This is a predicted structure of a 99-nucleotide RNA (Glycine riboswitch aptamer) from a Paracoccaceae bacterium. It matches the Rfam family "Glycine riboswitch aptamer". Gene Ontology term of the family: glycine biosynthetic process. Rfam describes the family as follows. This family represents the bacterial glycine riboswitch. Of the family's consensus pairs, 86% are formed in the model. The sequence was found by an Rfam model in a public genome assembly.
RNA sequence: CUGUCAGCAACGGGAGAAUCCGGCCGGGCCGCGUGCCAGGCCGGUGCCGAAGGAGCAACCGCCCCGGUAAACUCUCAGGCAAAGGGACCGUGCUGGCGG
Numbered sequence: 001c002u003g004u005c006a007g008c009a010a011c012g013g014g015a016g017a018a019u020c021c022g023g024c025c026g027g028g029c030c031g032c033g034u035g036c037c038a039g040g041c042c043g044g045u046g047c048c049g050a051a052g053g054a055g056c057a058a059c060c061g062c063c064c065c066g067g068u069a070a071a072c073u074c075u076c077a078g079g080c081a082a083a084g085g086g087a088c089c090g091u092g093c094u095g096g097c098g099g
């Protein structure tokens, strides 16, 4: 100098799926009504998959059984306007191993 693995922080990029239905509560607007707007709580149904979590193959072992992977699968959790979050990618730094 460079490749690879792990970690850290900042910045940038970053998808999918009902601004669903009903009830209750208080608020704002005004043309004061069977009106409009957004918020909180509860219940219901449909859906998503990229926080987290869980499951499995090949393969390996001391072969009963166990170890072990994901962007696959499941949706417990999370999410379905915006905001926020967001696996992963790029740049940077530190450490290990190699050229």
Base pairs, nucleotide, nucleotide: 001099002098003097004096005095006094007093008092010091011090012089013088018045020044021043022042023041024040025039027037028036029035030033046080047079048078052076053074054073055072059067060066061065